[in-house]
RNA sequence: GAAGUGGGCCGGGUGAUCGCUGGCGGAUGUGGCAACACAUCGGCUGGAGGAAAGUCCGGGCUCCGCAGGACAAGGUGGUCGGUAACACCGACCGGCUGUGAGGUCAGGGAAAGUGCAACAGAAAGUAAACCGCCCGGGUUUUCCCGGGUAAGGGUGAAACGGUGAGGUAAGAGCUCACCAGCGAGCGAGGCGACUCGUUCGGCUAGGUAAACCCCACCUGGAGCAAGGCCAAGCAGAGAGGACGUUGGGCUCGUCCCGACGGUGAACUGGUCCGGUUCGCCACAACUCUCGGGUAGGCUGCGUGAGGUGUCGAGCAAUCGACAUCCCAGAUAAAUGAUCGCCGGUCGCGUCUGACGCGACAACAGAACCCGGCUUACAGGUCCGCUUCGGAG
Numbered sequence: 001g002a003a004g005u006g007g008g009c010c011g012g013g014u015g016a017u018c019g020c021u022g023g024c025g026g027a028u029g030u031g032g033c034a035a036c037a038c039a040u041c042g043g044c045u046g047g048a049g050g051a052a053a054g055u056c057c058g059g060g061c062u063c064c065g066c067a068g069g070a071c072a073a074g075g076u077g078g079u080c081g082g083u084a085a086c087a088c089c090g091a092c093c094g095g096c097u098g099u100g101a102g103g104u105c106a107g108g109g110a111a112a113g114u115g116c117a118a119c120a121g122a123a124a125g126u127a128a129a130c131c132g133c134c135c136g137g138g139u140u141u142u143c144c145c146g147g148g149u150a151a152g153g154g155u156g157a158a159a160c161g162g163u164g165a166g167g168u169a170a171g172a173g174c175u176c177a178c179c180a181g182c183g184a185g186c187g188a189g190g191c192g193a194c195u196c197g198u199u200c201g202g203c204u205a206g207g208u209a210a211a212c213c214c215c216a217c218c219u220g221g222a223g224c225a226a227g228g229c230c231a232a233g234c235a236g237a238g239a240g241g242a243c244g245u246u247g248g249g250c251u252c253g254u255c256c257c258g259a260c261g262g263u264g265a266a267c268u269g270g271u272c273c274g275g276u277u278c279g280c281c282a283c284a285a286c287u288c289u290c291g292g293g294u295a296g297g298c299u300g301c302g303u304g305a306g307g308u309g310u311c312g313a314g315c316a317a318u319c320g321a322c323a324u325c326c327c328a329g330a331u332a333a334a335u336g337a338u339c340g341c342c343g344g345u346c347g348c349g350u351c352u353g354a355c356g357c358g359a360c361a362a363c364a365g366a367a368c369c370c371g372g373c374u375u376a377c378a379g380g381u382c383c384g385c386u387u388c389g390g391a392g
Base pairs, nucleotide, nucleotide: 001388002387003386004385005384006383007382008381009380010379012342013341014340015339016338017337018336020047021046022045023044024043026041027040028039029038030037031036049363053374054373056372057371058370059369060368061223062222063221064220068273069272070271071270073219074218075217076216077215078092079091080090081089082088093107094105095104096103097102108214109213113212114211115208116207130153131152132149133148134147135146136145137144138143161179162178163177164176165175166174180204182201183200184199185198186197187196188195189194227299228298229297230296236290237289238288239287240286244260245259246258247257248256249255250253261281262280263279264278265277266276267275306325307324308323309322310321311320312319313318344360345359346358347357348356349355
């Protein structure tokens, strides 16, 4: 100097004028005994994001009369830590990938079972004989029949481990040596996933589970349009709906009270069990359909798993201690508009520079809140690391 890789930050500044909105005061006037309400005019002070986006995860919070158990259903998938929790983050292990810094992984099981894989090929999984090789018979030029074979060739992404030697009629882990893989034992290191070394065995058990499935772990549901308070207003109708005995009272009505027993319904995803609550035993709880009223105001609504700084622990994620700060709260939805100067980017005038002129300025707007992930982003800047080239 060039190319790359990992992480962080900014993404305009400043002044003036006018405008919007939250909070805290003040002054004047009106009503009112007062509290207070209304109107007008000032003052001080705060006011969109790193993604506010997607609604993909996890929670806080609120409610559902138990939030119990089992099954089903759904989710996650290496190990160990972090966290309120997670499918997130960190470190490590392993696979794949890159010269490398690094990147990436839906990373348990294919010897429990079932399924799937176009075409080609003889055959795609305890799957096989197309060409070929060997033996026997017939023919004896060719060729035909039977048996054996999977070393050589072909097809394919992939064809029952590889190389070499022995052996064989020809071959084959048939046997042996070495290697890879699989299984088992032992030793060492590590919290662990796992790694290294060594011994034995049988010769070798394709791919796919983001296919069904098996294994391990996790899971009530609904959601701020949750919920709470105030004010106002109305109108109900129809259908469905299980089931005994007995005692007493009185105003003698199939009314009231009780006992034993029975029976129905509801409980914020499904089924069953359990539990709780409600109702009935002379007709309800409850469910469904149609119809009517209200959709107004206040609250929830921002002090938090909060921000910042320093120190300590830890490889890190993060945690602890001390100090300091308050940093939007709208409700058809506020946080803006104009002008000047400075700064930034690009282009031109210039050989460079100074200077001048012109143009441009990304993605994008809170709505209960927080922790993540994913996606979008003109331009600028800082730090670490890798490779290549050159000079000293």